This is a predicted structure of a 152-nucleotide RNA (FMN riboswitch aptamer (RFN element)) from uncultured Ilumatobacter sp.
The organism belongs to Ilumatobacter, within Bacteria.
Its mean pLDDT, the model's own confidence on a scale to 100, is 76.
The sequence was found by an Rfam model in a public genome assembly.
[in-house]
RNA sequence: GAACCCUCGCGGGGUGUGGUGAAAAUCCCAACCGGCGGUGAAAGCCCGCGACUCCCAAGGCAACUCGACACCGAGAAAAGUCGAAGCGCUCUGGGACUGAUCCUGUGAAAUUCAGGGGCCGACGGUCAGAGUCCGGAUGGUAGCGAGGGGCC
Numbered sequence: 001g002a003a004c005c006c007u008c009g010c011g012g013g014g015u016g017u018g019g020u021g022a023a024a025a026u027c028c029c030a031a032c033c034g035g036c037g038g039u040g041a042a043a044g045c046c047c048g049c050g051a052c053u054c055c056c057a058a059g060g061c062a063a064c065u066c067g068a069c070a071c072c073g074a075g076a077a078a079a080g081u082c083g084a085a086g087c088g089c090u091c092u093g094g095g096a097c098u099g100a101u102c103c104u105g106u107g108a109a110a111u112u113c114a115g116g117g118g119c120c121g122a123c124g125g126u127c128a129g130a131g132u133c134c135g136g137a138u139g140g141u142a143g144c145g146a147g148g149g150g151c152c
Stems, first nucleotide, its partner, number of pairs: 001151001004149007015030002018028002031132002033121002035049004044119002053096005059090003064086001065084005101117005123135003
């Protein structure tokens, strides 16, 4: 000190005392926010990844259903082992789906910096339509870090 393996930790921000209305943190107005890796130089809108939903394949699983055996012993109650298929859940791999940027300047190099103008934001819920409220989620994950192993 590299790959690789194990363990642990971390791992998403943001609304109003405005307007309308019976009712809006959802409409109008105004305000605010920007995960992770990469990229000649710093990125919500360049390339890719992750989160939601769905599909396929192969595993796993308590309970449920059915069967066999064991137990109980005629009232039922309680309940074990093994097997099978289905549904469900879960995990791994793959796939589908999945938004938005321009101008000027500086520079060797920037759709990333500076100035200016724009644009975008899963699903379910809701007295009324949500990037910002509530919920799945005290979850999951891209990944980041530390320690140990390992080998040279």